[in-house]
RNA sequence: AAAGUUUAAAAGCAAAACAUUUAAUAAAAUGUUACGCAAAGCUAUGGACCCACUAAUUGGGCUGCCAGGCUGCCAGA
Numbered sequence: 001a002a003a004g005u006u007u008a009a010a011a012g013c014a015a016a017a018c019a020u021u022u023a024a025u026a027a028a029a030u031g032u033u034a035c036g037c038a039a040a041g042c043u044a045u046g047g048a049c050c051c052a053c054u055a056a057u058u059g060g061g062c063u064g065c066c067a068g069g070c071u072g073c074c075a076g077a
Stems, first nucleotide, its partner, number of pairs: 005077002012037002017032006035064001041070003045067003049061004
């Protein structure tokens, strides 16, 4: 220095459900509450999936579905 196993400390985020609001829809926002997460931080580039309209297309959504790019906290055995 690298890899593996294991274990902390200080923090962070927030599934589903419910309430209200927005949207034609998919879905989103706020609040309550935590299923979980070492990036469940940022992005939306490639796929997957969802919605609308279509002959095709096109527009939109999600990414806590899989990858990519950028950034971040700690580090005992």
Source information
The RNA shown here (c-di-GMP-I riboswitch aptamer) has 77 nucleotides and comes from Halanaerobium saccharolyticum subsp. saccharolyticum DSM 6643. The same sequence occurs in records of 2 taxa.